[in-house]
RNA sequence: GUACAUAUAAUUUAUUUGGUAAAAUAAGUGAUUUCCACUCAUUAAAAAGGGGUUCAAAUCCCUUUAUGUACA
Numbered sequence: 001g002u003a004c005a006u007a008u009a010a011u012u013u014a015u016u017u018g019g020u021a022a023a024a025u026a027a028g029u030g031a032u033u034u035c036c037a038c039u040c041a042u043u044a045a046a047a048a049g050g051g052g053u054u055c056a057a058a059u060c061c062c063u064u065u066a067u068g069u070a071c072a
Stems, first nucleotide, its partner, number of pairs: 001071007010025004019055001027043005048064005
């Protein structure tokens, strides 16, 4: 340099082929407990950046960034 793959919450994974973004762990609050832990209830938190197509995009297209693989 060329080609391909991946990027979703603090972390790990879903999202059935365009139609309400879902869980587990972790975190906050409360209950329980002499305290901690466990357990129960509850809360907040996410589509790598930009643009395009579409009534509607995590999903389709282009581009950039980061990581990985192969070739040179």
Predicted 3D model of a 72-nucleotide RNA (transfer RNA) from Tethya citrina. NCBI's taxonomy places the organism under Eukaryota, Opisthokonta, Metazoa, Demospongiae, Tethya. Its mean pLDDT, the model's own confidence on a scale to 100, is 82.